The RNA shown here (Group I catalytic intron) has 207 nucleotides. Of the family's consensus pairs, 93% are formed in the model. It matches the Rfam family "Group I catalytic intron". Rfam's curators write: Group I catalytic introns are large self-splicing ribozymes. They catalyse their own excision from mRNA, tRNA and rRNA precursors in a wide range of organisms. The core secondary structure consists of 9 paired regions (P1-P9). These fold to essentially two domains - the P4-P6 domain (formed from the stacking of P5, P4, P6 and P6a helices) and the P3-P9 domain (formed from the P8, P3, P7 and P9 helices). On this family, see Cate et al., Science 1996: "Crystal structure of a group I ribozyme domain: principles of RNA packing". Gene Ontology term of the family: Group I intron splicing. The coordinates come from a structure-prediction model, not an experiment, and the mean pLDDT is 81.

[in-house]
RNA sequence: UUCCUAAGGUUUUGAAUUGGGCGCCAUGAUGGGAAACCGCAUGGUGGAUUCGCUCAAAUUCGGGGAACGCUCUGAUCAUCUCGAUCGUGCCAAUCCCGAGCCAAGCUUUCCGGCGUGCCGGCAAGAAGGUGUAGAGACUGUACGGGCGACACCUUGGCUUUCUGGCCAUGGUGAAGAGACAGUCCAGACCACGAACGUGCCUCCGGG
Repeated sequence: UUCCUAAGGUUUUGAAUUGGGCGCCAUGAUGGGAAACCGCAUGGUGGAUUCGCUCAAAUUCGGGGAACGCUCUGAUCAUCUCGAUCGUGCCAAUCCCGAGCCAAGCUUUCCGGCGUGCCGGCAAGAAGGUGUAGAGACUGUACGGGCGACACCUUGGCUUUCUGGCCAUGGUGAAGAGACAGUCCAGACCACGAACGUGCCUCCGGG
C1' cells in the first nucleotide's frame, strides 16, 4: 500500500498482484414479513456507515474444516526451459462443534426484609462471551455485553393553529477482538550452529 484482514510487494522519486470478509447499486427467485426491511444468488463498485453512560468476569479440556501461498528425489501433459493440471507434505487469513466456566443487565423458582411491589440473597435459564494471540503474561477498552439518546423509514392511533405535532409497535445506522490500544516476552527481525526431513517446514542453542 484498498472499507476490513492476511499474504505479497514497495523503500519515500514507492506501492503491481492474490485469497477471505463487509457495505452500496442493479438484477433474479413460488424465501421470511402487513410494510419498512431481513436473508440467498449473480454482476458492478468503495462516497457514507451517529453519540453518551455502564460491565471487564470466565479466559479450561477435547475435536472437525480451510482459501491464497510454499515445497516435491510424485504422476501426466507440454517443453529446451522449468510451464500447466492433479496429488503428497507444509504454512495459514480464518469457518466451526462437544463439555466446562463467566461481569453487569434481563427472565424465573425459592428464601429474607417492609414501604405490598420494590430491595437483597442463592440457584436455574435465554442471549452473548470464553475456547479462538506470535507459545503466552499483564493493564485497559471496543468494532463486544447492557441501558439510554439522536437521525431516518414502515404500520397503527390521537390531535390540528392543517401538509404540522404527539404516542406506540417494527426496522436501519457494515465488517475489523482467531489480541483491538499498549507494556512485556522462549515470539518477530539479522546472521551462525545442532536434530529430523529430498524439500518446504518444524524444533533446539546461544549471539